[in-house]
RNA sequence: CACCUUUUAUCGCUGAAUCUUUUUUAGAGCGGGGGAACCAAAUUUUGAUAGCAAUGUCUAUCUUGGGGUGAAUCUUACGCAGUAAGAAGGGGUACUCUCUACUCCUAAUCCGACAGCUAACCUCGUAAGCGUUAUUUGAGAGAAGGG
Numbered sequence: 001c002a003c004c005u006u007u008u009a010u011c012g013c014u015g016a017a018u019c020u021u022u023u024u025u026a027g028a029g030c031g032g033g034g035g036a037a038c039c040a041a042a043u044u045u046u047g048a049u050a051g052c053a054a055u056g057u058c059u060a061u062c063u064u065g066g067g068g069u070g071a072a073u074c075u076u077a078c079g080c081a082g083u084a085a086g087a088a089g090g091g092g093u094a095c096u097c098u099c100u101a102c103u104c105c106u107a108a109u110c111c112g113a114c115a116g117c118u119a120a121c122c123u124c125g126u127a128a129g130c131g132u133u134a135u136u137u138g139a140g141a142g143a144a145g146g147g
Base pairs, nucleotide, nucleotide: 003147004146005145006144007143011131012130013129014128018028019027020026029126030125031124032123033122034121039116047062048061049060050059051058052056065114066111067110068109069108073087074086075085076084077083078082088106089105090104091103092102093101095142096141097140098139099138
């Protein structure tokens, strides 16, 4: 370099959520938020309740305004709070990528009137849940192993 063959279980998937160390923990890695200049934006009221010795740029609570994590939003119809359909978004089919086919999801929750981007800086998370015992949709390219 060419040809052939294999990639499928000391498991795999969603997710940032793994590794090392430790009596407690603390690091590394990964992920999120706040936070200048420049840029962008501006013009439709900084909501409600309660408290105060304080009357305020105060304190506490709430969520309809606004915002964050996340793929998890929008439209229409029926209906009385859920269902159905569609668009858009996201995942899976056991090496990776692209196309294709099939299939599944489109939640939940946090902040508490408040935050654009954002270097330095500050700060937080590192959970939870689920699936299979393999004739796997197919094609192309690449990577790795073997001959």
A computed fold for a 147-nucleotide RNA from Filobacillus milosensis, annotated as c-di-AMP riboswitch aptamer (ydaO/yuaA leader). The coordinates come from a structure-prediction model, not an experiment, and the mean pLDDT is 76. The sequence was found by an Rfam model in a public genome assembly. It matches the Rfam family "c-di-AMP riboswitch aptamer (ydaO/yuaA leader)". Rfam's curators write: This family represents a conserved RNA structure found upstream of the ydaO and yuaA genes in Bacillus subtilis and related genes in other bacteria.